[in-house]
RNA sequence: ACUUCCGUGGUGAAACGGUUAUCACGUAUCCUUGACAUGGAUGAGUCGGCAGUUCAACUCUGCCCGGGACUA
Numbered sequence: 001a002c003u004u005c006c007g008u009g010g011u012g013a014a015a016c017g018g019u020u021a022u023c024a025c026g027u028a029u030c031c032u033u034g035a036c037a038u039g040g041a042u043g044a045g046u047c048g049g050c051a052g053u054u055c056a057a058c059u060c061u062g063c064c065c066g067g068g069a070c071u072a
Stems, first nucleotide, its partner, number of pairs: 001071001003069005010025004018055001027043005048064005
């Protein structure tokens, strides 16, 4: 430099263009205990950025940013 893949809560992953973006772990408060652990209830916390297409975009397209792989 070329080609190609990926980017979603703190972490790891789902999500056919159409309901309030889902799950696990973690985390906060509370309940349970003499105390801890386990368990239970409730909550907070996410679509890399900017444009475009569309009635509607996490999803499709372009550019940018970041990361991985192949080739040179």